[in-house]
A computed fold for a 494-nucleotide part of an RNA from an uncultured bacterium, annotated as small-subunit ribosomal RNA, 5' domain. Its Rfam family is "Bacterial small subunit ribosomal RNA". Its mean pLDDT, the model's own confidence on a scale to 100, is 84.
Context: one part of a larger RNA
RNA sequence: GAACGAACGCUGGCGGCAGGCCUAACACAUGCAAGUCGAGCGGACCCUUCGGGGUUAGCGGCGGACGGGUUAGUAACGCGUGGGAACGUGCCCAAAGGUACGGAAUAGCCUCGGGAAACUGAGAGUAAUACCGUAUGUGCCCCUCGGGGGAAAGAUUUAUCGCCUUUGGAUCGGCCCGCGUUGGAUUAGGUAGUUGGUGGGGUAAUGGCCUACCAAGCCGACGAUCCAUAGCCGGCCUGAGAGGGCGAACGGCCACACUGGAACUGAGAUACGGUCCAGACUCCUACGGGAGGCAGCAGUGAGGAAUAUUGGUCAAUGGGCGCAAGCCUGAACCAGCCAUCCCGCGUGCAGGAAGACGGCCCUAUGGGUUGUAAACUGCUUUUCCAGGGAGAGAAACUUGCGCACGUGUUGCGCAAUUGACGGUACCCUGGGAAUAAGCAUCGGCUAACUCCGUGCCAGCAGCCGCGGUAAUACGGAGGAUGCGAGCGUUAUCC
Numbered sequence: 001g002a003a004c005g006a007a008c009g010c011u012g013g014c015g016g017c018a019g020g021c022c023u024a025a026c027a028c029a030u031g032c033a034a035g036u037c038g039a040g041c042g043g044a045c046c047c048u049u050c051g052g053g054g055u056u057a058g059c060g061g062c063g064g065a066c067g068g069g070u071u072a073g074u075a076a077c078g079c080g081u082g083g084g085a086a087c088g089u090g091c092c093c094a095a096a097g098g099u100a101c102g103g104a105a106u107a108g109c110c111u112c113g114g115g116a117a118a119c120u121g122a123g124a125g126u127a128a129u130a131c132c133g134u135a136u137g138u139g140c141c142c143c144u145c146g147g148g149g150g151a152a153a154g155a156u157u158u159a160u161c162g163c164c165u166u167u168g169g170a171u172c173g174g175c176c177c178g179c180g181u182u183g184g185a186u187u188a189g190g191u192a193g194u195u196g197g198u199g200g201g202g203u204a205a206u207g208g209c210c211u212a213c214c215a216a217g218c219c220g221a222c223g224a225u226c227c228a229u230a231g232c233c234g235g236c237c238u239g240a241g242a243g244g245g246c247g248a249a250c251g252g253c254c255a256c257a258c259u260g261g262a263a264c265u266g267a268g269a270u271a272c273g274g275u276c277c278a279g280a281c282u283c284c285u286a287c288g289g290g291a292g293g294c295a296g297c298a299g300u301g302a303g304g305a306a307u308a309u310u311g312g313u314c315a316a317u318g319g320g321c322g323c324a325a326g327c328c329u330g331a332a333c334c335a336g337c338c339a340u341c342c343c344g345c346g347u348g349c350a351g352g353a354a355g356a357c358g359g360c361c362c363u364a365u366g367g368g369u370u371g372u373a374a375a376c377u378g379c380u381u382u383u384c385c386a387g388g389g390a391g392a393g394a395a396a397c398u399u400g401c402g403c404a405c406g407u408g409u410u411g412c413g414c415a416a417u418u419g420a421c422g423g424u425a426c427c428c429u430g431g432g433a434a435u436a437a438g439c440a441u442c443g444g445c446u447a448a449c450u451c452c453g454u455g456c457c458a459g460c461a462g463c464c465g466c467g468g469u470a471a472u473a474c475g476g477a478g479g480a481u482g483c484g485a486g487c488g489u490u491a492u493c494c
Stems, first nucleotide, its partner, number of pairs: 001494001003492001006490005013345004018340001019338002021303001026301003030298003035062003040059002043056005069256002078181007087173002092169008100134004110123005140149003154161002182228003189219003194216008231253004235246004258279005281292004309335001311334003317331001318329004348379004358370005384431006393421001398416007405408001438483005443464003449478005459466002
C1' cells in the first nucleotide's frame, strides 16, 4: 500500500447493489416450513329444483430420497482431473405386444371392553387401481437344450386418462483405476481377513464384501503406522509474476441431522420435520406409563468484541399432487433492521472589502490571520415537503370465439382474467437555501505551527523517542494538513 462475513471510538443526509452467529454441531417456548388426488374405493355428514352438488376421517396411489440447513466428522478414491467395466434407473421419450377368468381378506362403520393419557383388545360385517390364484404370453428369464418359470386395473362425461410385459433412449446414480491433495521422525516399523488363490454366499453390480479350506504373504525412509490439524473444488485476497494466504456470500461434490446402533418400505434412504433399540437431556402423568429433537424460516436464552423481522405474497420463476379448476410450497420473489462492503448524489452557485464584529498571534495608537469567509444582492431546486400522472415485471394456464390441417383435450390467432412488491420506480406541478459535516493528524519517517497550562508530574508513543520551567512530541486554544458520510483504532492475511 491492498484486502475484510469484521469489531470498537467519534460522527452520520439520500439512493442503488450486495452482505449480515466467523463464538456453543450449546439448549430451545410459540407459529409456520410437505402435501395432494373424490376422474381408484366403500362409508359418514350437509345442501338439493330430486337431475344432482359439496365436505371429508379411513383404505389406496404418487410425493415426503427433491427443495432448505450445517461443516461436527473425514488426510479418504472424500474431492479435483483423466480414464474404465461388471451395474441400476420411478416419472419422461420412441417402438412392439397385451389388458382374460376367478378368489379370500381388511380399515372405516357398528357392538362390547382396557387405559389418566398416548393408545389399544375382541366380535360382527364391507369396498377397491389394496392382496392372492388360474389362464395366455410376441418378446423376457433359467436350462443338463428334454424342458421349466413368469404379467396386468380399472375410471368415466365414450373420448381420453391409466395398467402389464419387452426393447432402445434420455437423465440421474452405484462401482473400479492413474495422477494431484496440510504439518510432525522428539511417531520406524505396521498388518491375521491381514496379502493372494479355490469353492460357496451376498449384491443392481466387481471385489476378503462375507464364509470354509490352502499358501505366506502385503505396506514401509519415494515416509508405512501413529499423532495433530482440516470438509474438497470452481474460486476469493495479495503480488509485475512466480508464489503466499483463504475456502464467507454464489455454483459443483462429499458428510451430518440430540448421541450411538439397526433395519424396514421403496425405482431411489446419511431417510433433518419416518420406524425400532440404547443413552443423555427436557416435559406430561392418576406413578402403571407416555411425549420430544430448529445444523428449515422467524424468534428465545446462553456464549461472545460481534451478526437482523416471531413481516408480505404465491404476482413471477421453480417444485409436489391433480384431466383440470386448483391446493400446498419460510424454495422463491419481495418488504423490514444494520454506513457491514462497493458505487453514485447531496449538504448550494455567482457576486460581494468598511478586508466588518469577534477569536488568535505579534516587534502592539499599529499590523498579521481566520477571510470572499460572514452580512448583503441575485440565481438554482438535485435532495426535502405537498399534490397529480404513470411503464415493465403478464403471458402462459383457463374460458369464449374464429381459422388451419395429418379432425385431436392438436396447432395458430383474437378477446376476457390474474401484481405481494406498491401510496413502488419514473415523470410533472408548486414551495423554499430551504432538511444535511465530521473524523484523524500537525518532532522525523509524513502533508500540516504558534500561544497558554504542566514541570521525568500528568501524560504520549508504530519505530526513533518526547516530558526534570521558554515542550512545534503531554493537555487546551487559534490556525493548518489529510480524507470525507465517513474518519480513526484494533485483529488477521498478502